[in-house]
Context: one part of a larger RNA
Molecule: small-subunit ribosomal RNA, central domain
Organism: Lepidosiren paradoxa
RNA sequence: UGCCUCUUGGCACUCCCUUGAUGCUCUUAACCGAGUGUCCUGGGGUCCAAAGCAUUUAAUUUGAAAAAAUUAGAGUGUUCAAAGCAGGCCGGUCACCUGAAUACUUCAGCUAGGAAUAAUGGAAUAGGACUCCAGUUCUAUUUUGUUGGUUUUUGGAACUGGGGCCAUGACUAAGAGGGAUGGCUGGGGACAUUUGUAUUGUGCCACUAGAGGUGAAAUUCUUGGACCGGUGCAAGAUGAACACAAGUGAAAGCAUUUGCCAAGAAUGUUUUCAUUAAUCAAGAAUGAAAGUCAGAGGUUCAAAGACGAUCAGAUACCAUAGUAGUUCUGACCAUAAAUGAUGUCGACUAGCAAUCCGGUGGCGUUAUUCCCAUGACCCACCAGGGAGCUUCUGGGAAACCAAAGUCUUUGGGUUCCAGGGGCAGUAUGGUUGCAAAGCUGAAACUU
Numbered sequence: 001u002g003c004c005u006c007u008u009g010g011c012a013c014u015c016c017c018u019u020g021a022u023g024c025u026c027u028u029a030a031c032c033g034a035g036u037g038u039c040c041u042g043g044g045g046u047c048c049a050a051a052g053c054a055u056u057u058a059a060u061u062u063g064a065a066a067a068a069a070u071u072a073g074a075g076u077g078u079u080c081a082a083a084g085c086a087g088g089c090c091g092g093u094c095a096c097c098u099g100a101a102u103a104c105u106u107c108a109g110c111u112a113g114g115a116a117u118a119a120u121g122g123a124a125u126a127g128g129a130c131u132c133c134a135g136u137u138c139u140a141u142u143u144u145g146u147u148g149g150u151u152u153u154u155g156g157a158a159c160u161g162g163g164g165c166c167a168u169g170a171c172u173a174a175g176a177g178g179g180a181u182g183g184c185u186g187g188g189g190a191c192a193u194u195u196g197u198a199u200u201g202u203g204c205c206a207c208u209a210g211a212g213g214u215g216a217a218a219u220u221c222u223u224g225g226a227c228c229g230g231u232g233c234a235a236g237a238u239g240a241a242c243a244c245a246a247g248u249g250a251a252a253g254c255a256u257u258u259g260c261c262a263a264g265a266a267u268g269u270u271u272u273c274a275u276u277a278a279u280c281a282a283g284a285a286u287g288a289a290a291g292u293c294a295g296a297g298g299u300u301c302a303a304a305g306a307c308g309a310u311c312a313g314a315u316a317c318c319a320u321a322g323u324a325g326u327u328c329u330g331a332c333c334a335u336a337a338a339u340g341a342u343g344u345c346g347a348c349u350a351g352c353a354a355u356c357c358g359g360u361g362g363c364g365u366u367a368u369u370c371c372c373a374u375g376a377c378c379c380a381c382c383a384g385g386g387a388g389c390u391u392c393u394g395g396g397a398a399a400c401c402a403a404a405g406u407c408u409u410u411g412g413g414u415u416c417c418a419g420g421g422g423c424a425g426u427a428u429g430g431u432u433g434c435a436a437a438g439c440u441g442a443a444a445c446u447u
Base pairs, nucleotide, nucleotide: 002053003052007050008049009048010047012046013045015044016043017042020039021038022037023036024035025034026033056119057118058117060113061112063110071103072102075085076084087097088096128166130164131163132162133161134160135159136158137157138156139155140154176276177273178272179271181268182267185264189261191259192258195239196238199235200234201233202232203231204230205229210221211220247254248253291332292331293330294329295328296327301325306320308318343414344413345412347406348405350390351389352388355385356384358382359381360380361379362378364377365376366375367374368373394401395400420447421446422445429440430439431438432437
């Protein structure tokens, strides 16, 4: 402040309705009626005071409250001014007059207004609002002439039952999201299984004098038979062509066969929930290669080191052999030009033709032939991927980009990073690590 609520009290007001009393005027047969005053009863209204109740906040505006000095600013001739709070009138001892304003004062707290915006709340097992009736239990005052008892009525409190009524009460189902479900799909992941050639080693057989390697050579291997050829065996790596501007995965990454295990995307859905969402410091997981530790294994290739060449020199490029490593398992490390040098979610802006996956519709051709149905082609759409082409959409310093566009016509949400070049990703400190190192990370000085 509000209350078509309820309760209490107050005194006053005036008005409306109502009950009665009464004065005057007119009127009537009549206190009958009309008009106009005064007062009274009851009800309603207004006012004041209190009680109870009200979905809660934010934000906004109002008011109170808020030290002074300072600041802004009014008045005033400190001789002016900075200041100060003074001062001014009168011939005059007397008397008299006037100031010492005002503004601002974040935030927090108090107060009131409006009710747009942003939150929040209500009725779903109705224990919902309003209302009516009936009943049960408890309780109390007043009035019935008085006192006492009992009962009823009435008033109050709690509870129970039965109705009536409400516009009775669940907003929708997002080209937002989550879940369920159907058929697919993929070098996605884990485990097991299987296989191909090549390489190297080795057994046997055969024949022989060279073989390797290079720009040319040499180091190297070879009658103790190299190399080459044939035929076996073993080992450990690795999966050619198919293989693509194709797939899939959060990225790193992922390719012989088959089985098994769990997961995922997209798509379809007249399925379900109903705001549950997007993006993210801290924290956590994953994370190529190299590197570290412990096992296993060591075919190939190969840092380091060795050696033959080349060269002015060669601690290189070339050649020969070769250790760590390269492979697997278990544990660390946490970095890459980890690149699309492009964070992520959402909307819009343009045309084309291919491609992958799911779905929809459709003349025909073809396979399973014996039709339905299902595949493979063909055409047109829908959703979602990975890319491309063309353009004066627009942008950009340009190269170029359908995003790097929708930007001086500047704001969709959200996160991280940078501010001239060096010093320097250094020093120092902290922290992680077995270590190597990682994360965080300056300054002086110089230009």